Transfer RNA from a Coriobacteriales bacterium, 73 nucleotides, folded computationally. Rfam family: tRNA. Rfam classes the family as a transfer RNA. About the family: Transfer RNA (tRNA) molecules are approximately 80 nucleotides in length.
């Protein structure tokens, strides 16, 4: 330099072909306990890497860029 893949919650990851952003763990409050843990109930937390484009509508399609990984030279 070229090609491919990944980027979504604090962490690990779903989201099959565009139409309400989710799960588990973690966190907070309450219940439970003498107290802690476990368990139960409720809750908070996301500019879906960035910028543009297509579209009535984009996490999803297209392009560039950024970071990480793999391969080729």
């Nucleotide at each position: 330099g070229c090609g491919c893949g990944a980027u979504u919650a604090g962490c690990u990851c779903a989201g099959g072909g565009g139409g309400a952003u989710g799960a588990g763990c973690a966190c907070u409050a309450c219940c439970u306990u003498g107290a802690c843990a476990c368990g139960g109930u409720a809750g908070g937390g996301g500019u879906c890497g960035u910028u543009g484009g297509u579209u009535c509508a984009a996490a999803u399609c297209c392009a560039a860029c950024a970071u990480c990984g793999c391969g080729c030279a």